The RNA shown here (c-di-AMP riboswitch aptamer (ydaO/yuaA leader)) has 142 nucleotides and comes from an uncultured Chloroflexota bacterium. The coordinates come from a structure-prediction model, not an experiment, and the mean pLDDT is 76. The model forms 92% of the base pairs in the Rfam consensus. The sequence was found by an Rfam model in a public genome assembly.

């Protein structure tokens, strides 16, 4: 000097996953438990409309699906492509380029849409450290 790992501080990212109030306990400026509200997100659920259904089931959350080829007993692994998703320097939208992801889980024979209505969640994980241009808005200063 470079690389890797770990910790801390600040700043952030994916995602709906944030915030306020009340009560009780511990015993101290904090923790735990219970309840309620707001906000955000999901599911079920008429008429009308839509669909034939079943058989091989079907369906939901999520960006996370489809097709081709090789290997494998299968599961799966790898490669290429299409579609889809994400990437702070105040925010949003669009364009170009670049870099990542394309999982996992749940219901249990059952659910199209769907007003009223009913009901559920508010977790978890991370730093692939994005660069430029245009428009709109916001903030600060003068």
């Nucleotide at each position: 000097a470079c690389c890797a790992c770990a910790a801390u501080a600040a700043g952030g990212c994916c995602g709906a996953a944030u915030u306020c109030c009340c009560c009780g306990c511990c015993a101290u400026a904090g923790g735990c438990g219970g309840g309620g509200g707001a906000a955000c997100g999901g599911g079920g659920g008429a008429a009308c409309c839509g669909c034939a259904c079943a058989c091989c089931g079907g369906g939901g959350u999520g960006a996370a699906u489809c097709c081709c080829g090789a290997c494998u007993a299968a599961g799966g692994u790898c490669g290429a492509g299409a579609a889809g998703a994400g990437c702070a320097g105040c925010u949003c939208u669009u364009u170009c380029a670049g870099c990542u992801c394309u999982a996992a889980c749940c219901c249990g024979u059952c659910a199209g849409c769907u007003a009223a209505c009913c009901u559920c969640g508010u977790a978890g994980g991370c730093c692939a450290c994005u660069g430029a241009a245009a428009g709109a808005g916001g903030c600060c200063a003068u």